[in-house]
This is a predicted structure of a 76-nucleotide RNA (transfer RNA) from Crenobacter oryzisoli. It matches the Rfam family "tRNA". It is annotated as a transfer RNA. About the family: Transfer RNA (tRNA) molecules are approximately 80 nucleotides in length. The coordinates come from a structure-prediction model, not an experiment, and the mean pLDDT is 81. NCBI's taxonomy places the organism under Bacteria, Pseudomonadati, Pseudomonadota, Betaproteobacteria, Crenobacter.

RNA sequence: UGGCGGUUAGCUCAGUUGGUAGAGCAUCGGAUUUUGAUUCCGAGGGUCACAGGUUCGAGCCCUGUACCGCCUGCCA
Numbered sequence: 001u002g003g004c005g006g007u008u009a010g011c012u013c014a015g016u017u018g019g020u021a022g023a024g025c026a027u028c029g030g031a032u033u034u035u036g037a038u039u040c041c042g043a044g045g046g047u048c049a050c051a052g053g054u055u056c057g058a059g060c061c062c063u064g065u066a067c068c069g070c071c072u073g074c075c076a
Stems, first nucleotide, its partner, number of pairs: 002071006010025004019056001027043005049065005
């Protein structure tokens, strides 16, 4: 320099054909326990990276930007 992949809850990640945004762990509350851990029940937690476009409708399609990873080119 160019190419490819990725960005979704605090963390790690799903999300099928465009049609109600989810799981595990963590956090909080409760039950159990002498206390803690474990186990069980429940709850909270989201600008789907940012901006724009298409569409009746976008996490999903298109464009641009930013960041991360991998490969590649050039210089040293």